A computed fold for a 73-nucleotide RNA from a Candidatus Aenigmatarchaeota archaeon, annotated as transfer RNA. Its mean pLDDT, the model's own confidence on a scale to 100, is 85. Its Rfam family is "tRNA". It is annotated as a transfer RNA. From the family's description: Transfer RNA (tRNA) molecules are approximately 80 nucleotides in length.
RNA sequence: GCGGCGGUGGUCCAGCCUGGUAAGACAUGAGCUUGCCAAGUUCAAAACCCGGGUUCAAAUCCCGGCCGCCGCA
Numbered sequence: 001g002c003g004g005c006g007g008u009g010g011u012c013c014a015g016c017c018u019g020g021u022a023a024g025a026c027a028u029g030a031g032c033u034u035g036c037c038a039a040g041u042u043c044a045a046a047a048c049c050c051g052g053g054u055u056c057a058a059a060u061c062c063c064g065g066c067c068g069c070c071g072c073a
Stems, first nucleotide, its partner, number of pairs: 001072007010026003020056001028044005049065005
């Protein structure tokens, strides 16, 4: 340099092909429970790498860029 894959709450990850309310687990906070802790249970807060385009509407499609991994040179 070229090609492929990936980037989403604090962490891991689904959703992307086929555009329409961003799901789950763990962690965190609060309540209940308990003599206390742990466990259990209910609730809550918190996320789409950046810029542009298309569209009524973009995490998703298109273009450019950044970062990571793998392969080729």